[in-house]
Molecule: transfer RNA
Organism: Trichonephila inaurata madagascariensis
RNA sequence: GUCCCUGUAGCGUGACAGAUAGCGUGUUGGACUUCUAAUCCAAAGGUCGAGGGUUCGAAUCCCUCCUGGGAUG
Numbered sequence: 001g002u003c004c005c006u007g008u009a010g011c012g013u014g015a016c017a018g019a020u021a022g023c024g025u026g027u028u029g030g031a032c033u034u035c036u037a038a039u040c041c042a043a044a045g046g047u048c049g050a051g052g053g054u055u056c057g058a059a060u061c062c063c064u065c066c067u068g069g070g071a072u073g
Base pairs, nucleotide, nucleotide: 001072002071003070004069005068007066010025011024012023013022027043028042029041030040031039049065050064051063052062053061
């Protein structure tokens, strides 16, 4: 240089064929308990890597760039 993959909540991860952004864990509050742990309930936390395009509507489709990883010379 060329090609492929990856990026979503603090961390990990899902979204099938474009229309409610979820799950686990963690955090906070509460219940339970003599206390802690465990268990149960609730809440907060996301400009879906960035910018542009297509569309009535984009995490999802297209283009460029960036991050990380891999293949090849």